[in-house]
Context: one part of a larger RNA
RNA sequence: CGUACGAAACUUGAGGGGUAUUCUCUUUAGUACGAGAGGAUUUAGAGGGACAUACCUCUGGUGUUCCUGUUGUCACGCCAGUGGCAUCGCAGGGUAGCUAAGUAUGGUUGUGAUAAGCGCUGAAAGCAUCUAAGCGCGAAGCCAUCCCCAAGAUUAGGUUUCGUUGGACUUCGGUCCUGAACUCCCCUGGAAGACUACCAGGUUGAUAGGCUGGCUGUGUAAGGCGUGAGAGCGCUUAAGCUGACCAGUACUAACGGAGGAAUGUCUGG
Numbered sequence: 001c002g003u004a005c006g007a008a009a010c011u012u013g014a015g016g017g018g019u020a021u022u023c024u025c026u027u028u029a030g031u032a033c034g035a036g037a038g039g040a041u042u043u044a045g046a047g048g049g050a051c052a053u054a055c056c057u058c059u060g061g062u063g064u065u066c067c068u069g070u071u072g073u074c075a076c077g078c079c080a081g082u083g084g085c086a087u088c089g090c091a092g093g094g095u096a097g098c099u100a101a102g103u104a105u106g107g108u109u110g111u112g113a114u115a116a117g118c119g120c121u122g123a124a125a126g127c128a129u130c131u132a133a134g135c136g137c138g139a140a141g142c143c144a145u146c147c148c149c150a151a152g153a154u155u156a157g158g159u160u161u162c163g164u165u166g167g168a169c170u171u172c173g174g175u176c177c178u179g180a181a182c183u184c185c186c187c188u189g190g191a192a193g194a195c196u197a198c199c200a201g202g203u204u205g206a207u208a209g210g211c212u213g214g215c216u217g218u219g220u221a222a223g224g225c226g227u228g229a230g231a232g233c234g235c236u237u238a239a240g241c242u243g244a245c246c247a248g249u250a251c252u253a254a255c256g257g258a259g260g261a262a263u264g265u266c267u268g269g
Stems, first nucleotide, its partner, number of pairs: 001152001005163007015149004021049006033038001051106005059100004066093005071086006109144002112142001117137004166177004182259004186202005207253003210249005217241002223236005
């Protein structure tokens, strides 16, 4: 830009893409078969491998500063308590998120059409012949079933809902004004994301930050008191601190702008 009014939501599916795997065990059965050795077709069931998709409840990993311990050194006048630097200084744990080695699911079905092949009936060619007319069976393959995309499928589809047929001027070509539904810019953000897009919000507000409470993690803060010659230990104290998690709460920031129909046809006055 188109899809002949402007929008929002939900859809149909022409067409395209993906999947398609394989093994072992139990039963039928030590049966059929076979002198024996050996040893099924088939039926029903169970468990795996690899692969694919999704997820983080569990098991773990990571988690560059969430907590703790600790070495050297420097600083805050000193003690105490903290902070900086040394690979995050090193070490022990660890929330959210991400993740596999973890969890869950998947590869089904078809009296669809067929290939090789196997047949029925059957002439040409009194016979024979699956083929020439006609009919049937038959594969991990094809088609459909299953999953995903999909109306720029210009044959531009469908359904529902919302808004609308104003005003002024005119040389009758049009111009200007108003600005519905709705949308966009902008702003606050996101388990969405390269950008864009998508999604949640924008004071009629819980969108983000802050604050409060909780969860989780760490593991008993500082100060004080007691005790010990001291290092230290004990009590206050399962304390203190706690990123991303869950709620509540307008304290802070969501300010401010723009676009957007008035056409066609039919009926009636």

Large-subunit ribosomal RNA, domain VI from Fuerstiella sp., 269 nucleotides, folded computationally. The sequence was found in a public genome assembly. The organism belongs to Fuerstiella, within Bacteria. The prediction has a mean pLDDT of 82.